[in-house]
Molecule: Bacterial RNase P class A
Organism: Pseudomonadota bacterium
RNA sequence: GGAGAGGGCCAAGCAGUCGCUCGCUCGCGGAGCGAGCGGGAGGAAAGUCCGGACUCCACAGGGCAGGGUGGCCGCUAACGGCGGCCCCGAGUGAUCGGGGGAAAGUGCCACAGAAAGGAGACGGCCCCGUAGCCGUGAGGCGCGGGGAUACGGUGAAACGGCGGUGCAACACCGCCGGCGGCGCCGGUGACGGUGCCGCGCGGUAAACCCCACCCGGAGCAAGACAAACUAGAAGGCAGCGUGGCCCGCGCAUCCUUCGGGUACGUCGCUCGAGCCGGCGGGAAACCGGCGGCCCAGAGGAAUGACUGCUGCCUCCGCGGGAGAGCGGGGGAACAGAAUCCGGCUUAUCGGCCCUCUCCGGCU
Numbered sequence: 001g002g003a004g005a006g007g008g009c010c011a012a013g014c015a016g017u018c019g020c021u022c023g024c025u026c027g028c029g030g031a032g033c034g035a036g037c038g039g040g041a042g043g044a045a046a047g048u049c050c051g052g053a054c055u056c057c058a059c060a061g062g063g064c065a066g067g068g069u070g071g072c073c074g075c076u077a078a079c080g081g082c083g084g085c086c087c088c089g090a091g092u093g094a095u096c097g098g099g100g101g102a103a104a105g106u107g108c109c110a111c112a113g114a115a116a117g118g119a120g121a122c123g124g125c126c127c128c129g130u131a132g133c134c135g136u137g138a139g140g141c142g143c144g145g146g147g148a149u150a151c152g153g154u155g156a157a158a159c160g161g162c163g164g165u166g167c168a169a170c171a172c173c174g175c176c177g178g179c180g181g182c183g184c185c186g187g188u189g190a191c192g193g194u195g196c197c198g199c200g201c202g203g204u205a206a207a208c209c210c211c212a213c214c215c216g217g218a219g220c221a222a223g224a225c226a227a228a229c230u231a232g233a234a235g236g237c238a239g240c241g242u243g244g245c246c247c248g249c250g251c252a253u254c255c256u257u258c259g260g261g262u263a264c265g266u267c268g269c270u271c272g273a274g275c276c277g278g279c280g281g282g283a284a285a286c287c288g289g290c291g292g293c294c295c296a297g298a299g300g301a302a303u304g305a306c307u308g309c310u311g312c313c314u315c316c317g318c319g320g321g322a323g324a325g326c327g328g329g330g331g332a333a334c335a336g337a338a339u340c341c342g343g344c345u346u347a348u349c350g351g352c353c354c355u356c357u358c359c360g361g362c363u
Stems, first nucleotide, its partner, number of pairs: 001359010012310007020040009042334001046345002049343005054219004066215005071085005086099005100210002105208002107204003121149001122152002125147006132141003160176006177201001178199009223267003232258005239251004274293004279288003312331007
């Protein structure tokens, strides 16, 4: 210098003008309005995929069904998350991707191919027979029967790989890999190393299934408080009807009380597994302790708009040895809280920083 790998961070800045929302204080007689001061989106606020807090409902205990997770050891409130390690695979490497069981059983394996699993014989090969054809002949072709997988061809995959001996061919032996059983050594463990005996070995579980473990349901429109109008119940002064009058009875309105809890309002609501900085423990995830800080709480839903200057990226032109620089044009993302928190995934203009790897050059 070039090409990469892993991780962290920012999400333009400043000023002016006009607004929005919340809190506090003050003023105005009140709803409310006005003034001052202070707070006011994100790394993903997103998808709502996973886990929890919280709330209500349900619930003796056990099992079935259903759903989920899946190497091991840790971390955590919990997790399908995170850390470290193990094994397999990819890469020269930094590093990245994957993870129970296919030797319990069942199913499936497209296309191609003869055959896709207690397989199969297309071409080629070997043996036997042969009445046909060719050939003087040896023999060849064809036909029939049998055998075989060491070769070819198909496929993602063809019954593990390699070597030796041997047969017409099958076959036999050895080594290596794999799997199962019994041991020994190391490790908390996954696992690694090794010895003996055996088997004779395809893939697929995001196919059924088996094993182990976990899981009650609904969700802040949860839920709680307060509470109109109308309808309902009880009571009542006066009134009206019945009646000549009184009592009684009936009746709409009115008044009081009760009831349920709708509109509307309030709470839940944001101080929390919180943030920042040292310290201690741990290899790390993480945990403990000390000090400091308060950091949106709206509810059809605020957090914005305009202007100017500066900075950033990019294109064109000038400039020049290369540049520095100057002028002009364009661009600046993804997106946006809605009970809160821990994760994962996805989207993202332009940058900055740290560590590491490979290649090349110079010293």